Large-subunit ribosomal RNA, domain IV from Euglenaria anabaena, 326 nucleotides, folded computationally. The coordinates come from a structure-prediction model, not an experiment, and the mean pLDDT is 87. Taxonomically the source falls in Euglenaria (Eukaryota, Euglenida, Euglenophyceae, Euglenaceae).
[in-house]
Context: one part of a larger RNA
RNA sequence: CUCUUUCUAAGGAACUCGGCAAAAUGACUCUGUAACUUCGGGAGAAAGAGUGCCUUACUUUGUAAGGUCGCAGUAGCAAGAUCCAAGCGACUGUUUACCAAAAACACAGGUCUCCGCUAAGUUGAAAAACUAUGUAUGGGGGCUGACGCCUGCCCAGUGCCGGAAGGUUAAAGAAAUCGGUUAACUUCGGUGAAGCUGGUGACUGAAGCCCUGGUGAACGGCAGCCGUAACUAUAACGGUUCUAAGGUAGCGAAAUUCCUUGUCGGGUAAGUUCCGACCCGCACGAAAGGCGUAACGAUUUGGAUACUGUCUCAGAAAGAGACUCG
Numbered sequence: 001c002u003c004u005u006u007c008u009a010a011g012g013a014a015c016u017c018g019g020c021a022a023a024a025u026g027a028c029u030c031u032g033u034a035a036c037u038u039c040g041g042g043a044g045a046a047a048g049a050g051u052g053c054c055u056u057a058c059u060u061u062g063u064a065a066g067g068u069c070g071c072a073g074u075a076g077c078a079a080g081a082u083c084c085a086a087g088c089g090a091c092u093g094u095u096u097a098c099c100a101a102a103a104a105c106a107c108a109g110g111u112c113u114c115c116g117c118u119a120a121g122u123u124g125a126a127a128a129a130c131u132a133u134g135u136a137u138g139g140g141g142g143c144u145g146a147c148g149c150c151u152g153c154c155c156a157g158u159g160c161c162g163g164a165a166g167g168u169u170a171a172a173g174a175a176a177u178c179g180g181u182u183a184a185c186u187u188c189g190g191u192g193a194a195g196c197u198g199g200u201g202a203c204u205g206a207a208g209c210c211c212u213g214g215u216g217a218a219c220g221g222c223a224g225c226c227g228u229a230a231c232u233a234u235a236a237c238g239g240u241u242c243u244a245a246g247g248u249a250g251c252g253a254a255a256u257u258c259c260u261u262g263u264c265g266g267g268u269a270a271g272u273u274c275c276g277a278c279c280c281g282c283a284c285g286a287a288a289g290g291c292g293u294a295a296c297g298a299u300u301u302g303g304a305u306a307c308u309g310u311c312u313c314a315g316a317a318a319g320a321g322a323c324u325c326g
Stems, first nucleotide, its partner, number of pairs: 001321008010312002014310001019307001027051005036041001038146001052068007069073001081305007088297002093105002109144007121130003147292004152222003157219002159215005166210003172204002176200006184191002223241005250284001251281001262278005
């Protein structure tokens, strides 16, 4: 010097990204216990008091009264720190075996859609199998994610579902027509039936597409500019352009806010974080759900009490290494 422990005056988070680590709390009995709440909880809330031994009484456990010793009685070991506020996720659960345990996944619940059984869907060139020895209170798929209050407008584009008058349209069929071949005829130049064969092909011809309607808890989308009130400012109001329709409720500098350490208030002596508001939302917004929410969380953020060598600022001790000698 390194490591593992122990103790420390005064202070007590001044350390630090951050109380990381350590200290502190701790058992049992009794008292007592707030906001909020889904009335179950919260709750071991918080906050306090007691605990040894002896005698007596009562019915043993145990309780009560009296006495008694110590600085100290759960006398050693072992054994919750707590509170306030906010974000996210309802919860228990699951996950990156070996850098991430979470706000990610799942979840009960909600909703849409497909499927009538030889089901839809999935695997397999197929046989067949799963679904399921199930049958719509069932099975598959998508989204959302307890609960409470709710879930606005747009069907123009894309998708899906329905419709069938017309347009377009394949294979196939096919009237007609143009060649090849050659029985026959021939003026010897050719003409040329039937059959076979090659080409063109009017017309007939389904779904689909065009067309027409519906559909958003389908993919998605949800505007500008200008003016106006008897101080000023602002604009309930008006004008105009465009659109399928112009963002409703609720929330909002937010896990979203660039400018930004926005402005105001709170907390601090001092606060880029935090909490409460404001709204000028660069670029929230309603099942890629919106806003709340008791309980829960090895979750994230801010604050407080207690406590401490985290620190001011170091010191001492024990042990194991290192080092020297052997």